Small-subunit ribosomal RNA, 5' domain from an uncultured prokaryote, 528 nucleotides, folded computationally. Its mean pLDDT, the model's own confidence on a scale to 100, is 86.

[in-house]
Context: one part of a larger RNA
RNA sequence: AUUGAACGCUGGCGGCAUGCUUAACACAUGCAAGUCGAACGGCAGCGCGGGGAAGCUUGCUUUCCUGGCGGCGAGUGGCGGACGGGGGAGGAACGCGUGGGAAUCUACCCAGUAGUGGGGGAUAACCCGGGGAAACUCGGGCUAAUACCGCAUACAUCCCACGGGAGAAAGCAGGGGAUCUUUCGACCUCGUGCUUUAAGAUGAGCCUACGUCCGAUUAGCUUGUUGGUGGGGUAAAAGCCUACCAAGGCGACGAUCGGUAGCUGGUCUGAGAGGAUGAUCAGCCACACUGGGACUGAGACACGGCCCAGACUCCUACGGGAGGCAGCAGUGGGGAAUAUUGGACAAUGGGCGCAAGCCUGAUCCAGCCAUGCCGCGUGUGUGAAGAAGGCCUGCGGGUUGUAAAGCACUUUCAGUAGGGAAGAAAUGCUCGGAGUUAUAACACGAGGCGUUGACGUUACUCGCAGAAGAAGCACCGGCUAACUCCGUGCCAGCAGCCGCGGUAAUACGGAGGGUGCAAGCGUUAAUC
Numbered sequence: 001a002u003u004g005a006a007c008g009c010u011g012g013c014g015g016c017a018u019g020c021u022u023a024a025c026a027c028a029u030g031c032a033a034g035u036c037g038a039a040c041g042g043c044a045g046c047g048c049g050g051g052g053a054a055g056c057u058u059g060c061u062u063u064c065c066u067g068g069c070g071g072c073g074a075g076u077g078g079c080g081g082a083c084g085g086g087g088g089a090g091g092a093a094c095g096c097g098u099g100g101g102a103a104u105c106u107a108c109c110c111a112g113u114a115g116u117g118g119g120g121g122a123u124a125a126c127c128c129g130g131g132g133a134a135a136c137u138c139g140g141g142c143u144a145a146u147a148c149c150g151c152a153u154a155c156a157u158c159c160c161a162c163g164g165g166a167g168a169a170a171g172c173a174g175g176g177g178a179u180c181u182u183u184c185g186a187c188c189u190c191g192u193g194c195u196u197u198a199a200g201a202u203g204a205g206c207c208u209a210c211g212u213c214c215g216a217u218u219a220g221c222u223u224g225u226u227g228g229u230g231g232g233g234u235a236a237a238a239g240c241c242u243a244c245c246a247a248g249g250c251g252a253c254g255a256u257c258g259g260u261a262g263c264u265g266g267u268c269u270g271a272g273a274g275g276a277u278g279a280u281c282a283g284c285c286a287c288a289c290u291g292g293g294a295c296u297g298a299g300a301c302a303c304g305g306c307c308c309a310g311a312c313u314c315c316u317a318c319g320g321g322a323g324g325c326a327g328c329a330g331u332g333g334g335g336a337a338u339a340u341u342g343g344a345c346a347a348u349g350g351g352c353g354c355a356a357g358c359c360u361g362a363u364c365c366a367g368c369c370a371u372g373c374c375g376c377g378u379g380u381g382u383g384a385a386g387a388a389g390g391c392c393u394g395c396g397g398g399u400u401g402u403a404a405a406g407c408a409c410u411u412u413c414a415g416u417a418g419g420g421a422a423g424a425a426a427u428g429c430u431c432g433g434a435g436u437u438a439u440a441a442c443a444c445g446a447g448g449c450g451u452u453g454a455c456g457u458u459a460c461u462c463g464c465a466g467a468a469g470a471a472g473c474a475c476c477g478g479c480u481a482a483c484u485c486c487g488u489g490c491c492a493g494c495a496g497c498c499g500c501g502g503u504a505a506u507a508c509g510g511a512g513g514g515u516g517c518a519a520g521c522g523u524u525a526a527u528c
Base pairs, nucleotide, nucleotide: 001527002526003525005524006523007522008521009520012376013375014374015373016372017371019368020334025332026331027330029329030328031327034079035078036077039076040075042072043071046070047069048068049066050065051064052063053062054061055060056059086287088285095212096211097210098209099208100207101206104204105203109200112197114195115194116193117151119149120148126141127140128139129138130137131136157165158164159163171192172191174189175188176187179186180185213259214258215257220250221249222248225247226246227245228244229243230242231241232240262284263283264282265281266277267276268275269274289310290309291308292307293306312323313322314321315320340366342365343364344363348362349360350359351358352357379409380408381407382406389400390399391398392397413469415464416463418461419460423455428449429448430447433444435442472517473516474515475514476513477498478497479496483512484511485510486509487508493500494499
C1' cells in the first nucleotide's frame, strides 16, 4: 500500500460497487422454457350469434341443441428446450494463451440457381371396453395435416463413364378487375412457407509450433505401444478400430510416477525487474446426486430430456412407483463469516409467432449489511466576569478555554407540504407519398390522433419550521506525533521489538490534559 475479509467499540445522510472464500453437504415450498389456431383434426372451459322448450314482468330469466364466430383445455405437427443462468469437483492436458494449418460440418440469416407435378396407407385426439392403490397402461373402432410413404422430374453425386445406378418437395394467409362456377372455389395476384444446389456470414469440430506449478528421498517408461499395408469407421485427417507385417517410440533439454491446481484478459504490490493472485466483469474449458450409455437433432452424448446400475429421500393397497436448487429466493448443517421465500417485463436482450402478443428469477429495479470507494453534514460569526465545575499546584496561580453561557445569523442533509424531467424507441388507428400489382390487398413510410414506466412518494426544484435530529475510536517509554496526578507494589497486569512492574511507574489500572484519524477507529488474518 492492499483485501469478496472477520472480531471489538461506535454509528447521521447520499451516490456507485460488492456480498457462502467453509460442506461439488442435504434440501420443504414457490417460481426459473415455452410458443404457434396464418400446419391439423377438433371443441373441454369462457364469451357472442342462431334455433327449440318453459316461466312470465312482452323482453328478460332458466334450460336444451348448435364450431356459425371470437377464441381455446387436452392432442397431432413445427420451431425452441445445445442459448441464456450456476458453481469450479475433476483435469498438469493441445485444457488454456499466442501464432500457424487442412482433411470438415453449420438450423435460423443474407443474396443467387432450378423447382414446388401426380398419388397412397396410417395414427393420436375422440368413442367403446379392460387392468392398476397410484404412476400409468392394454385391446377394438372412426378421422386430419406443413406428420409418414411411394411415383415422376434432377443441378450436384457415384460407377467398370459416348453408357448406367440411386436420390426432393407442402402447403397456408390476404385481395379480386375480367372469364368459368355448385357462389365453396377454379383462375389471377401478392405475401410467406417447402425442396435442390453453389457461394457468403456466423458458429463448431480437428491438426500443429512455442509457453504454462512442486518433488530425483520418483530413472527408466511403453505392446495398439511406434510405423506400414488391406479393411472398417467419422461431417472430417489419424492406431480412431481391426487383421497381418516390421521393431520401433519417449527419456537428465527430466520421460514415467507422486502431489497440488480450472486457464487467460486481468487484479494487488513494486521505481522497475519481479513477486503474489485468478472474487465481482469478460473469453475459453470441464461439470450438473455418483458411475456408465446411447437416442433425437443442424448442433448434446443434453442442469430443470431418456435408459441402466448405485447411494440417499419420499409415496404405497407391499404388487410397484416418484425425485435430483453447483438456476432465483429460501431451509437445515458446516463456519470467524456473507443478504429478500420482493417488484416488473417499462427498457436491453432471448425463444415462438405474419402480427397483436405470450413466456423470460436473463435482465432492469427495489430490500438488507459502514463490506469497500467517493461526497456531504453534525453549524457560522461574536463573546474575558478569562464564570462555575474538573485537574494540577511551589497555594501566588496555571490549565480545560472563546471552549461554554450570552448576543447576532444561516438552514446544506434529515423532516414536512407542493411542483416535476429523462429513461419511450416502438405498437395501434388514420392518411398525402413511393414499391409490386390491377385502382384491391401486401410490405415501406412523412404527418396527425390515441396508448405503454417496475423503479416511483424518482432525479431535480420550491415553500415551511427550528441550532433544531447527527462523534467516535485508538494511542501518548523509544522506534512514533502526544504528560501529569492518583491507585497498585515483580502483585494485578502490559507487550509488535527493545522491554515495563519488587513504594515517588510519562510503559500496569483510573482521571485530567494531549496527539492522530474520523462515520469510522483499532485488532487479527493474508499478499507485495